This is a predicted structure of a 355-nucleotide part of an RNA (large-subunit ribosomal RNA, domain IV) from a metagenome. The full RNA is in RNAcentral, with records from SILVA.

Context: one part of a larger RNA
RNA sequence: CUCUGGUUAAGGAACUCGCAAAAUAGCACUGUAACUUCGGGAGAAGGUGUGCCUCUACUAGGUUAUGCAGUACUCCUGCAACGCCGAAUGAGGUCGCAGUGACCAGGUGGUAGCGACUGUUUACUAAAAACACAGGACUCUGCUAAGUCGCGAAGACGACGUAUAGGGUCUGACACCUGCCCGGUGCCGGAAGGUUAAAAGGAGGAGUCAGCCGCAAGGCGAAGCCCCGAGUCGAAGCCCCGGUAAACGGCGGCCGUAACGAUAACGGUCCUAAGGUAGCGAAAUUCCUUGUCGGGUAAGUUCCGACCUGCACGAAUGGUGUAACGACUUCCAUACUGUCUCAACCAGGGACUCA
Numbered sequence: 001c002u003c004u005g006g007u008u009a010a011g012g013a014a015c016u017c018g019c020a021a022a023a024u025a026g027c028a029c030u031g032u033a034a035c036u037u038c039g040g041g042a043g044a045a046g047g048u049g050u051g052c053c054u055c056u057a058c059u060a061g062g063u064u065a066u067g068c069a070g071u072a073c074u075c076c077u078g079c080a081a082c083g084c085c086g087a088a089u090g091a092g093g094u095c096g097c098a099g100u101g102a103c104c105a106g107g108u109g110g111u112a113g114c115g116a117c118u119g120u121u122u123a124c125u126a127a128a129a130a131c132a133c134a135g136g137a138c139u140c141u142g143c144u145a146a147g148u149c150g151c152g153a154a155g156a157c158g159a160c161g162u163a164u165a166g167g168g169u170c171u172g173a174c175a176c177c178u179g180c181c182c183g184g185u186g187c188c189g190g191a192a193g194g195u196u197a198a199a200a201g202g203a204g205g206a207g208u209c210a211g212c213c214g215c216a217a218g219g220c221g222a223a224g225c226c227c228c229g230a231g232u233c234g235a236a237g238c239c240c241c242g243g244u245a246a247a248c249g250g251c252g253g254c255c256g257u258a259a260c261g262a263u264a265a266c267g268g269u270c271c272u273a274a275g276g277u278a279g280c281g282a283a284a285u286u287c288c289u290u291g292u293c294g295g296g297u298a299a300g301u302u303c304c305g306a307c308c309u310g311c312a313c314g315a316a317u318g319g320u321g322u323a324a325c326g327a328c329u330u331c332c333a334u335a336c337u338g339u340c341u342c343a344a345c346c347a348g349g350g351a352c353u354c355a
Base pairs, nucleotide, nucleotide: 001350002349003348004347005346006345007344008343010341011340014339018336026050027049028048029047030046035040037173051094052093053092054091055090061085062084063083066080067079068078069077070076095099107334108333109332110331112329113328114326115325119131120130135171136170137169138168139167140166141165147157148156149155174321175320176319177318179251180250181249184248185247186244187243188242189241190240193239194238195237200232204228205227207225208224211220212219213218252270253269254268255267256266279313280310291307292306293305294304295303
């Protein structure tokens, strides 16, 4: 110097994320708030007692040899009962600094956020506010179900189930609620019209060739074979017409106006599919920002309560509350302490020296 323990004057979080440590702690009695889904909260908090001896006490209580009785007679039941075990409570006494004397063995209270809860998770840096969850909603599926695995198979799962069932998606207890927009995208329905594939069809055109014309070069060219091929006809889809947002999603701007000033219930105008309703709001969301005011502190970029100017909250991508719960996050208080002011000493193990 380092590690592990121990003790520490005065102060007591000034350190700083009270990390770590300390403190609390068993049992019995007492007593216990807000709030609440009436179950809880709650071991709330807080307080008192605790050893040993004597008496209470050959007690209460327990057990039962044995005896007697009943009887469905190895047993069982009832009564009596030797013996054995054996308190509580109360009273008195007694020792120590200290009596759950060691070990074992909750610190507590308040505020707020998030998630209802128990649960699950990154085996080896994340346990959470993430996942799940009961509950809610939409949608698909009538049974050879939908969906899934499999080679477009057999076969299997779904299910030896049958719409109070099964699959998918979203939300996430409970309470109060869940506004407007179907223009875009998706999905569902419609089938009149437009567009449209293969197929059908074969107008027309090309090649080849018997033959014919021609002195020749060359030209014409039936049938057959073969190639190209117009009009016409032709499904779904798309266009089109409707519906649908707990489908994907979206939810405005400018100007003026009231008898101080300010503000604008009100008016005008432009645009839109419709212009954000209730509730909440500097928020896990607020840039400016340490916003402003209030509370707490001597002093508070955090915290709590308000305000609303919401850069850029908002209603199952759920909104707002919420008792209980949480090795979650934030702030405050109390107890407590070597966390600190500020360090000291002790014990043991290393390091170090020698062998």